[in-house]
RNA sequence: UAAAUACGGGGCGAUGGAGUUCGCCGUUAACCGUCCGGUUCGGACUGAUGACUCCUACUCUUAA
Numbered sequence: 001u002a003a004a005u006a007c008g009g010g011g012c013g014a015u016g017g018a019g020u021u022c023g024c025c026g027u028u029a030a031c032c033g034u035c036c037g038g039u040u041c042g043g044a045c046u047g048a049u050g051a052c053u054c055c056u057a058c059u060c061u062u063a064a
Stems, first nucleotide, its partner, number of pairs: 010025004016055006033045005
């Protein structure tokens, strides 16, 4: 210096946890919702998922 084998291998995707999967970022980053207005401010609204499944919390209805 090269090859082989083994081991290890992060963060993020508008509110919690787990599995699977997708995408993005490399700490100077990804990411930090929507609508309206008089837009450094005020008002209204949806969703615990990026997506799927399950659990938990919350909300509504029914039964015991």